[in-house]
RNA sequence: CUCUUAUCAAGAGAGGUGGAGGGGCCGGCCCUUUGAAGCCUCGGCAACCGGCGCUGUUAAGGUCAGAUUCCGCAGCGUGCCAGGUGCCAAUUCCGGCGGUGUGGAUGCACCGGCAGAUGAGAU
Repeated sequence: CUCUUAUCAAGAGAGGUGGAGGGGCCGGCCCUUUGAAGCCUCGGCAACCGGCGCUGUUAAGGUCAGAUUCCGCAGCGUGCCAGGUGCCAAUUCCGGCGGUGUGGAUGCACCGGCAGAUGAGAU
């Protein structure tokens, strides 16, 4: 880089440095010299991986004279931790393709998809 898969309407700042940009692309619309991106320090959030629990649920099996009642692999749910990534303006900021609904639509709403981002795994 590519492929697979899950999630994306919640959440999370300050300082230093830096100097004009940034929000993936296009169209909007925003943020920004009351300093953008980047880099550094400290802090935080908690999506995934990881760890520790549950006087949750289902339950492979086991023990027993007897077992839904004792134990309990694994799955799901849920709480905590914050080790690994990630993240800390706006629903992935909105739309960009299709469908349905709406008396009609260049409108609006909803559903799905493409694409994007991040995690995990794989070649």
Molecule: SAM riboswitch aptamer (S box leader)
Organism: Caldilineaceae bacterium SB0675_bin_29